[in-house]
Context: one part of a larger RNA
RNA sequence: GGACGAACGCUGGCGGUGUGCUUAAUACAUGCAAGUCGAACGAAGGUACUUGUACCUUAGUGGCGGACGGCUGAGUAACGCGUAGGUAACGUACCCUUUAGUGGGGGAUAACAUUGGGAAACCAGUGCUAAUACCGCAUAAGUCACCACUUGAAAUAGUGUUGAUUAAGAUUUAUUGCUAAAGGAUCGGCCUGCGACUGAUUAGCUUGUUGGUGAGGUAAUGGCUCACCAAGGCGAUGAUCAGUAGUUGGUCUGAGAGGAUGACCAGCCAGAGUGGGACUGAGACACGGCCCACACUUCUACGGAAGGCAGCAGUAGGGAAUUUUGCGCAAUGGGCGAAAGCCUGACGCAGCAACACCGCGUGUAGGAUGAAGGUCUUUGGAUUGUAAACUACUGUCAGCAGGGAAUAUAAUGACUGUACCUGCAGAGGAAGCAUCGGCUAACUACGUGCCAGCAGCCGCGGUAAUACGUAGGAUGCAGGCGUUGUCC
Numbered sequence: 001g002g003a004c005g006a007a008c009g010c011u012g013g014c015g016g017u018g019u020g021c022u023u024a025a026u027a028c029a030u031g032c033a034a035g036u037c038g039a040a041c042g043a044a045g046g047u048a049c050u051u052g053u054a055c056c057u058u059a060g061u062g063g064c065g066g067a068c069g070g071c072u073g074a075g076u077a078a079c080g081c082g083u084a085g086g087u088a089a090c091g092u093a094c095c096c097u098u099u100a101g102u103g104g105g106g107g108a109u110a111a112c113a114u115u116g117g118g119a120a121a122c123c124a125g126u127g128c129u130a131a132u133a134c135c136g137c138a139u140a141a142g143u144c145a146c147c148a149c150u151u152g153a154a155a156u157a158g159u160g161u162u163g164a165u166u167a168a169g170a171u172u173u174a175u176u177g178c179u180a181a182a183g184g185a186u187c188g189g190c191c192u193g194c195g196a197c198u199g200a201u202u203a204g205c206u207u208g209u210u211g212g213u214g215a216g217g218u219a220a221u222g223g224c225u226c227a228c229c230a231a232g233g234c235g236a237u238g239a240u241c242a243g244u245a246g247u248u249g250g251u252c253u254g255a256g257a258g259g260a261u262g263a264c265c266a267g268c269c270a271g272a273g274u275g276g277g278a279c280u281g282a283g284a285c286a287c288g289g290c291c292c293a294c295a296c297u298u299c300u301a302c303g304g305a306a307g308g309c310a311g312c313a314g315u316a317g318g319g320a321a322u323u324u325u326g327c328g329c330a331a332u333g334g335g336c337g338a339a340a341g342c343c344u345g346a347c348g349c350a351g352c353a354a355c356a357c358c359g360c361g362u363g364u365a366g367g368a369u370g371a372a373g374g375u376c377u378u379u380g381g382a383u384u385g386u387a388a389a390c391u392a393c394u395g396u397c398a399g400c401a402g403g404g405a406a407u408a409u410a411a412u413g414a415c416u417g418u419a420c421c422u423g424c425a426g427a428g429g430a431a432g433c434a435u436c437g438g439c440u441a442a443c444u445a446c447g448u449g450c451c452a453g454c455a456g457c458c459g460c461g462g463u464a465a466u467a468c469g470u471a472g473g474a475u476g477c478a479g480g481c482g483u484u485g486u487c488c
Base pairs, nucleotide, nucleotide: 001488002487003486004485006484007483008482009481010480013360014359015358016357017356018355019353020352021318026316027315028314030313031312032311035064036063037062040061041060043058044057045056046055047054048053049052071271072270073269081195082194083193084192085191086190087189090188091187095184096183097182098181099180100179101178102177103137105135106134112127113126114125115124116123117122142165143164144163145162147160148159149158150157169176170175171174197243198242199241204234205233206232209231210230211229212228213227214226215225216224246268247267248266249265250261251260252259253258273294274293275292276291277290296307297306298305299304324350326349327348328347332346333344334343335342336341363393364392365391366390373384374383375382376381397429399424400423401422402421403420432477433476434475435474436473437458438457439456443472444471445470446469447468453460454459
């Protein structure tokens, strides 16, 4: 000198764009943040009357979605991340393309009714009912399993025999679903080379450990797990241990090399009070799902129950320090739905904060008897200073009044009567902060008297202090200025 998610002191006019718990991954009152579909299904309630229909609403069964989006960085030194590859070791709901099919049956169950238990949460029994819920049968191109042959270095690839295995309907009759298979797209799983912290005052570490055979398990390879066998494997090119840490694109600085850093935004990873576990599912070992244990909190009729803000607001606490319990789904995007639409604290906006960057203003021109006042003075004057007064103007911003978009191609605007335009009045409402011994731009007077104090370094102050305090003047920057902290 530059930079900052900054804080503190003094001061503070406006606008635009961003940013805003870096500390306690501490505890959380309250509200909201994931629903949707009646064109899958029965039922209940309501409305309308044409009295058996139509419409509306929904608790329940069922489907899809709650694995995305949002938050945080505790853990992790690891194939977690980055980069380049591999998968002859794999999966992929919804979407697209192609091919084939969608025949015929069955038994239940929630809701509901009723009985009972319980303070509640809720639970149990009996009876009834539907489906795109569930289960057989038929069909077998294909798929899967066993075996044989072919290509190949290697069969898990290709071909053939035998066996097993699928489906669901709905409606406004034009569609849309469903099943099987092949391919694509998308998104993932796994493996490998290389790369990126500190400590040797950590030198030895390891028994599923290293490898093999076989089996189990997985979508899939593999000590992933198990049985048996062998005794290996890693290490001064730093194993092991300890400390620290999410990581990358990037960001800051620097001429660069490098150093530091990882807020916002984007990608990946990890976590959801702590620890563990599986279920469902195409996908989770699942933030607003389930089960268990623990800690904590709440309710209780003491028998038992309920909860999880590292979602958005907000509260307490901690701290030098970080915002509203706001508006809207109008846009973009997401879920569901045939659609209308519903939901969406994602998002779009508004509010607060000079927290940062950028822009604008606080007037302009003239004006010397160089007024008064202040300060200094060698008492002559010098300076403040064209500064003011005064004269003539202007109207940015703010104010008032009127008009008034775009963001939405038909409709739909939270922001919002916003941006912007026009008119009106009047210099009116809008400048401070630090410094002035040298480094370093800027000097005098008074007070003080090694006192009070200053200070980044050198150093000032003990009676003439340009260094302390005040005043006048000056210098620098300016809606900021200075101090502190951190990095280069």